Context: one part of a larger RNA
Parts: sequence; C1' cells; structure tokens
RNA sequence: UGACGGGGGCCCACGCAAGCGUUGGAGGAUGUGGCUUAAUUCGAGGAUACCCGUAAAACCUUACCGAGGCUUGACAUGCAGGUGGUAGUGAAGUGAAAGCGGAACGACCCGAAUAGGGAGCCUGCACAGGUGCUGCAUGGCUGUCGACAGCUCGUGUCGUGAGAUGUUAGGUUAAGUCCUGUAACGAGCGAAACCCUUGUGCUUAAUUGCCAGCGCGUUAUGGCGGGGACCUUAAGCAGACUGCCCCGGCCAACGGGGAGGAAGCUGGGGAUGACGUCAAGUCAGCAUGGCCUUUAUGCCUCGGGCUGCACACGUCCUACAAUGGGCUGUACAAUGGGGACCCAAACCGCAAGGUGGAGGAAAUCCUAUAAAGCAGUCCUCAGUUCGGAUUGCAGGCUGAAAUUCGCCUGCAUGAAGAUGGAAUCGCUAGUAAUCGCCGGUCAGCAUACGUCGGUGAAUACGUCCCUGGGCCUUGUACA
Repeated sequence: UGACGGGGGCCCACGCAAGCGUUGGAGGAUGUGGCUUAAUUCGAGGAUACCCGUAAAACCUUACCGAGGCUUGACAUGCAGGUGGUAGUGAAGUGAAAGCGGAACGACCCGAAUAGGGAGCCUGCACAGGUGCUGCAUGGCUGUCGACAGCUCGUGUCGUGAGAUGUUAGGUUAAGUCCUGUAACGAGCGAAACCCUUGUGCUUAAUUGCCAGCGCGUUAUGGCGGGGACCUUAAGCAGACUGCCCCGGCCAACGGGGAGGAAGCUGGGGAUGACGUCAAGUCAGCAUGGCCUUUAUGCCUCGGGCUGCACACGUCCUACAAUGGGCUGUACAAUGGGGACCCAAACCGCAAGGUGGAGGAAAUCCUAUAAAGCAGUCCUCAGUUCGGAUUGCAGGCUGAAAUUCGCCUGCAUGAAGAUGGAAUCGCUAGUAAUCGCCGGUCAGCAUACGUCGGUGAAUACGUCCCUGGGCCUUGUACA
C1' cells in the first nucleotide's frame, strides 16, 4: 500500500421487510448429468453452464459410427515433362450411391499458320487439406463484479524509502454530483450531457392515409367529386432550466412544499459499460504461433447416430377448476411480413385441407376472425361437461423420402393431477399478473427466442437482521 475480520461509523441495492405471482409435488416440452451404445460428435460447469453455442439435427446440416470408395486430392499457387482423337460430352456393364469402366461423338485461343505457344488434361515434384491438440502461447469478441462510482496523471509539497497528499474533512447528490473548507493547484478515463425512442404543441406537406362541412351514389362501405378542418404520416421547430413563489440551509450546494404546465426536478424506455478482476469463456464463427497428421486425423457416398432410457437436476408449458368449463351472438389493437412470396371472393370437405384464381414488390392488396372482454344459456362441486397425457383407427400437408425421427385434423380412448415438504425465484407502475398478435430461423416443424399491443393490481412502516457493494476508520503473526 492492499487484502481480510463472527471490528466500528456512514450509505446504497427487489438485499431484507411489506405485498402479488411463481418454482419445488403431477403430466408433457426442452437442456444437462448419468447410464447405454458401433456412434449416442464437440464445447459451456456456483453466482457468470444447463430452451446456452443451435434465429430450426428426417437427407443435407454433421463435425460422430458402420460400410463402400478416392489419393496433387472437393479447393489455391508454382515448377518440370508429356498430350490432337487432346479438352469436353459420356453409351454398355458394375454398384446402395460415390466410384470403377470406357463404346461413340468431338472442340477453343494466339500465331504469315503442317512450325511454335496458350488454355485444358495427364504424370511427377513443391504443396493442398485437417471442426486434429494447446483459450495456460495469442488476436478479436464476450460474460461477470456493475449502470457499481470509482480508476489515474502532471506539477508542487511531505517522507531516507515503499509511498502519501490531491481523492481526506463538513454538507449534499443517483453519481469523485455539486458547494464550503483545505499544501495543494490543475487535468484525464469514467458519472452527467451530446444520440435514438416515447409523452405535449406549432409550422410545412397531403397519397395509397383521414372525412367535419358541401355534393353524387349505394342494401351497405371515403365508394366517387371534392376538402386539409380532424386523425395519421414525417421533416423542422418549440417545450423543463429548480426558471418562478414560500420554508429550511452557511447569503452555498442542495432539500421540502406550491403555482403554472402535456410533462417536474435524471419525465419513461433504449443505445452507451472507466482502470481492472476471474491464467473466466471461445483454437468449433473468424484469424493465428507451436505441435501432430499426409493412400489419412484429408476427401466423396449410402445407411445409422446426435431423438437411445432404470434414474437425477435446471428452465419452461398445461393443469388441478365455478373469478371456472362448454355453446351461441357481439366489440375494441399495435408491431410486423410478403414475389420460387402473401394469398381474397366463390365452391368442396365435420375439420386439417383442397379447388380456384382476383389483388398486391404493397399507408392501396393479402396475411387477418385478435384474445382475454361483453350479452345470453347449460354445467352445480364431482376425478366432474375439470384436466388433457397415452393409445387405436381414419385422414391432410411439406418433402426424392416422414420406419428409426415431422407437423396438423376427425372419431374413439380418457392417465397423473384435490394447489404441492425442506427450500426457492421474479417484480416498485402502465410494473407484476393475465390475454392474444407478429417476426426471424424455415420446404416442413416453436410450450423456445425477439418484439407488439389489450386488461391491469397490491405493497414499501422501516434499515436491527440475511446477501452483495461503496467511502472513512481500526486490528493483523496474511501478500
């Protein structure tokens, strides 16, 4: 100087408390361990691995296993030699394919040209190739402490020195934020601000969006003429700064209350992550040193596996019901996506779906009925009209191909499950809870992931305790 303490002081955080809803019990989905296996490819491992890499494993992917094949190689560059029936196309045969095989057909460019050269091909040599090893040789990127308020420097001063001071102190803040004091005075990286978005208004603009007034038309609909008022769209501007008032405070920073205001003291959300820590993670995204491999640890192909199942754990989904379930009717979104695409009307089918073909490279058309909600009605507390696992049969779709191993529909079947032990997680407001919609991936496949909107709470007295962290101080036989 640090680190540590079942030392002290001050302070903070959904850390506790207050409250709401979960997980832990059931069935299923998914990841992991284990076991099994020819293989069940590899990585990730407390917090910071475990719906993680994987924004999609039937083939492909694929790295694994079995079998069959290739050897200058699937791909790049160079050198030497050869080559016109050459390059290329490639029949028969063989084979699961890859491959082997080779009948037949049969070229190109430069060149005064029967020469010679090039391309291509063949042979050979250098080499290619490697998801082989090392993340403890590395770059880059990332997680975490942590959106925590810290981490340092120049000059000066103090100390023999390591170093200290500044950065401590009194206040204050979300903040090393600011004020005051001060052997310190300044500065940098962080904090804040600048950026995006959302909340209010104004100006400009008006199609594909909008429709108040005027007119036309319709069973009806901005459908049409027209209009820019409104909504909206998208560009610019304004607006919030403790600016104003009162009180407290040191006449400070700032705190409490109030006015005005769409918004009030960081308005909400996002992007943004200091010096560093964990020899944290990644050689399998990429790059890369070294090592290893070279008729194989490379490459191709078919099939299988990554989906195996006594079991254990994590994360989720669906439930156990009446604040519910079924049926009928009916209302209201936002974000998105669309050309090998989105697919309307109409018709067929109980349905999945099929036929069909209008419109749309889209504020125009389609996806597209939002669902919870509301109204009516049935069920009346039961393993049930709860719950839907499992299984049988019959179908549909995608795709060469759904057996291993896809999704969906109908009929039948109708398991566990009676609100879950110890323990444990999330959340402070348009949040939790709950409801559905969309997107990426994608031929097909979403309970996952990333968004979007609808409905919409309770509680916070407080900081003794548990966890983590910041500053000061104290002890230390630790570095």